[in-house]
Context: one part of a larger RNA
Molecule: large-subunit ribosomal RNA, domain II
Organism: sediment metagenome
RNA sequence: GCCUGCGAGUUAGUGGUGCGUGGCGAGGUUAACCCGGGUGGGGUAGCCGUAGCGAAAGCGAGUCCGAAUAGGGCGAUUUAGUCGCGUGCUCUAGACCCGAAGCGGAGUGAUCUACCCAUGGCCAGGGUGAAGCGCGGGUAAGACCGCGUGGAGGCCCGAACCCACCAGGGUUGAAAACCUGGGGGAUGAGCUGUGGGUAGGGGUGAAAGGCCAAUCAAACUCCGUGAUAGCUGGUUCUCCCCGAAAUGCAUUUAGGUGCAGCGUCGCGUGCUUCUCGUCGGAGGUAGAGCACUGGAUGGUCUAGGGGGCCGACAAGCCUACCAAAAUCAGCCAAACUCCGAAUGCCGGCGAGCCAAGAGCGCGGCAGUGAGACUGCGGGGGAUAAGCUUCGUAGUCGAAAGGGAAACAGCCCAGACCACCGGCUAAGGUCCCUAAGCGUGUGCUAAGUGGGAAAGGAUGUGGGGUCGCACAGACAACCAGGAGGUUGGCUUGGAGGCAGCCACCCUUGAAAGAGUGCGUAAUAGCUCACUGGUCAAGUGAUCCCGCGCCGACAAUGUAGCGGGGCUCAAGCACACCACCGAAGCCGUGGCGUUCACACAAUGAUCCGCACCCUCAUUCGUGGGGGUGUGCAGUCGUGUGGACGGGUAGGGGAGCGUCGUGCGGGGAGUGAAGCGGCGGGGUGACCCAGCCGUGGACGCCGCACGAGUGAGAAUGCAGGC
Numbered sequence: 001g002c003c004u005g006c007g008a009g010u011u012a013g014u015g016g017u018g019c020g021u022g023g024c025g026a027g028g029u030u031a032a033c034c035c036g037g038g039u040g041g042g043g044u045a046g047c048c049g050u051a052g053c054g055a056a057a058g059c060g061a062g063u064c065c066g067a068a069u070a071g072g073g074c075g076a077u078u079u080a081g082u083c084g085c086g087u088g089c090u091c092u093a094g095a096c097c098c099g100a101a102g103c104g105g106a107g108u109g110a111u112c113u114a115c116c117c118a119u120g121g122c123c124a125g126g127g128u129g130a131a132g133c134g135c136g137g138g139u140a141a142g143a144c145c146g147c148g149u150g151g152a153g154g155c156c157c158g159a160a161c162c163c164a165c166c167a168g169g170g171u172u173g174a175a176a177a178c179c180u181g182g183g184g185g186a187u188g189a190g191c192u193g194u195g196g197g198u199a200g201g202g203g204u205g206a207a208a209g210g211c212c213a214a215u216c217a218a219a220c221u222c223c224g225u226g227a228u229a230g231c232u233g234g235u236u237c238u239c240c241c242c243g244a245a246a247u248g249c250a251u252u253u254a255g256g257u258g259c260a261g262c263g264u265c266g267c268g269u270g271c272u273u274c275u276c277g278u279c280g281g282a283g284g285u286a287g288a289g290c291a292c293u294g295g296a297u298g299g300u301c302u303a304g305g306g307g308g309c310c311g312a313c314a315a316g317c318c319u320a321c322c323a324a325a326a327u328c329a330g331c332c333a334a335a336c337u338c339c340g341a342a343u344g345c346c347g348g349c350g351a352g353c354c355a356a357g358a359g360c361g362c363g364g365c366a367g368u369g370a371g372a373c374u375g376c377g378g379g380g381g382a383u384a385a386g387c388u389u390c391g392u393a394g395u396c397g398a399a400a401g402g403g404a405a406a407c408a409g410c411c412c413a414g415a416c417c418a419c420c421g422g423c424u425a426a427g428g429u430c431c432c433u434a435a436g437c438g439u440g441u442g443c444u445a446a447g448u449g450g451g452a453a454a455g456g457a458u459g460u461g462g463g464g465u466c467g468c469a470c471a472g473a474c475a476a477c478c479a480g481g482a483g484g485u486u487g488g489c490u491u492g493g494a495g496g497c498a499g500c501c502a503c504c505c506u507u508g509a510a511a512g513a514g515u516g517c518g519u520a521a522u523a524g525c526u527c528a529c530u531g532g533u534c535a536a537g538u539g540a541u542c543c544c545g546c547g548c549c550g551a552c553a554a555u556g557u558a559g560c561g562g563g564g565c566u567c568a569a570g571c572a573c574a575c576c577a578c579c580g581a582a583g584c585c586g587u588g589g590c591g592u593u594c595a596c597a598c599a600a601u602g603a604u605c606c607g608c609a610c611c612c613u614c615a616u617u618c619g620u621g622g623g624g625g626u627g628u629g630c631a632g633u634c635g636u637g638u639g640g641a642c643g644g645g646u647a648g649g650g651g652a653g654c655g656u657c658g659u660g661c662g663g664g665g666a667g668u669g670a671a672g673c674g675g676c677g678g679g680g681u682g683a684c685c686c687a688g689c690c691g692u693g694g695a696c697g698c699c700g701c702a703c704g705a706g707u708g709a710g711a712a713u714g715c716a717g718g719c
Stems, first nucleotide, its partner, number of pairs: 001719006011093003015090010027048003033042003052059002062074004096234002099231001103224006114198009123188001125157003128153001132149006161185003165182005200216001202212003237653006247260005261368002263365007272358001274352008287339001288337002293333003297329004302323001304322002306319004371396010401412003416589004421585003427579003430563003436576001438575006449565001455549002459546010476533005482506003487501003512527001516525002590643009602634003606629010654708001656705008665696001672692005677686003
């Protein structure tokens, strides 16, 4: 890992509360217990209901508060309950199952290990050579020195022994701590045998929270114990109908919970809901505005201040300083408003729609209370974020299908089933790839299309405005471009051309007191301006369409999905056709729901009448049958609508094991297993036949559960 088996909403409580169903009914019912023995008969204590109000005494269709025959609260005036059975939920219990770390109690452990006590054992060999002592020297005597002797030491080297510093190996190991080679101690605070002692908030510890039996920041075993777990995981057959939420308020609350909101089911109400139209209404947003409150720019005017002049002082004068108020012009504002929409909201009336699985009320059961993105309107942030937080709408969530190459949240569109039928949506129609190299008119030359800004540019197409132009423009070429004058000033110089000021006059077709280059300054070249040659357009500016530059990244083209595309297979406008989905239509079928009709005048239920029978307290009661009647349910048919779905609510079923009653089967072969074949929407079921097997098994109606497995790092076994 797979297979097989096992594996999770149970049980109890004359608890609570709904629903279904049954008995009796202003009543209903017994509990313990007793008698009897299959289901019976007693038992009336008690409980619920029939009356409430008050804390209570108590009063009572009222009562309580109150002084009150004010008022007000709760009640009555609207009578249905009660006891079973089944079932939903809930309460108390382990309460759907598994899961802690832990807490407490009683015990078991010092054969491991820590320390201690008692008593034993062990330490090859080599080295060093303390004290003391002897002798000699030495001294007044000493001290002291030398030689010898001696054999001290947590002394030295180094086996056994003890340890574990380094490296390599080992790492599903040979080993749950080892192996190899080096290393440290090795007469000591040494190592070790045996016996004994200290025990769990306790021991022991040359202290590492170390060690106390492979376990230690509190051992192990059993018990309390199924501790608790607002947490994680898991929770087993089918079909049908509906179908959420991720919000508000509160919370030692924030991943929990309560109430409300939203779902479902039942009962009631019955158009009250919704949409559109119209009429009426509230409002201060967008925009706008500056009338208020503030902000802010320039001018005018002018207090105050600064500065300057002047003045003995006081005054006065000036000011391209700062600047209030006023005023003019132009602006800004969520917490400004003289104004002020569109939507939305509320109400009246009318219409649509008669189903939209509308509204509202009461009750049973829930789930949800982590939301996500996109468009629009805001706040926070940086007019950042696949950011965050509100509002509003949509989608996802819980939605499959088509498109967007791929792609929960975008675009189209909501999947009951079947079909080798049709029409469309978004999006597409050259090939991959279903359908147009569609039609018409333009644009683009950049592969723009197929990524990007400020900014830049005789790209190109279209439109407008203003100039000049056959009395000849624009460009080019030829020629002129002069004189006063070197204007004045300045300056070393300043002659058109460093700078300052002025910018006249003359001749003339025209020529600036000079456009640029140039010189030390002149000179020189050139321009404006004019004539000529030529010959028809030539400039400026604004707007619009499409393009160009701006444009650098890491595996490999790599910013159309690819190929490839240029009067397009790109872009714009107009038009026609086609493709294209689980949309819509067509054909057939299933289910749900509503309406109508039919109905064997069918079944069931209840009421009434009659008959039979039994019992009888003679009132009647039980059982059976016939006839008849209202409504409902079941059935059939027709028609309309509906049938995506997570949490979740509701409904109907399948299968397993067993029990009761009834009915079948079986050694002439049960169940089970294998094979062939068939049926049902599904869980599942089966005529018949063959094989295997060798003793039980099936159907109907009821009832009862240890009742359905793929997941829980599930448990056990097998492989």